RNA sequence: CGCGGAUUGGCGCAGAGGUAGCGCGCGUGGCUCAUACCCACGAGGCCGCCGGUUCGAAUCCGGCAUCCGCAA
Numbered sequence: 001c002g003c004g005g006a007u008u009g010g011c012g013c014a015g016a017g018g019u020a021g022c023g024c025g026c027g028u029g030g031c032u033c034a035u036a037c038c039c040a041c042g043a044g045g046c047c048g049c050c051g052g053u054u055c056g057a058a059u060c061c062g063g064c065a066u067c068c069g070c071a072a
Base pairs, nucleotide, nucleotide: 002070003069004068005067006066007065010024011023012022013021018055026042027041028040029039030038048064049063050062051061052060
């Protein structure tokens, strides 16, 4: 240098065109003598960056960045 994959809340992941969801974790309340478990509610991401297509993009296209792999 060439090819492929990944990049979404603190962590692990889902979401394949109609303004983002699950588990864990965190906070508050309930339960308990108390802790844990369990139950309810809540906060937290605008989806790696820049552009394009579209009425509309996390989702499609291009470029770039970082990480992982393949080949040389």
The RNA shown here (transfer RNA) has 72 nucleotides and comes from Ruminococcaceae bacterium OttesenSCG-928-D13. Lineage of the source: Bacteria > Bacillati > Bacillota > Eubacteriales > Oscillospiraceae. The sequence was found in a public genome assembly. Rfam family: tRNA. By type it is a transfer RNA. Gene Ontology term of the family: triplet codon-amino acid adaptor activity. Its mean pLDDT, the model's own confidence on a scale to 100, is 84.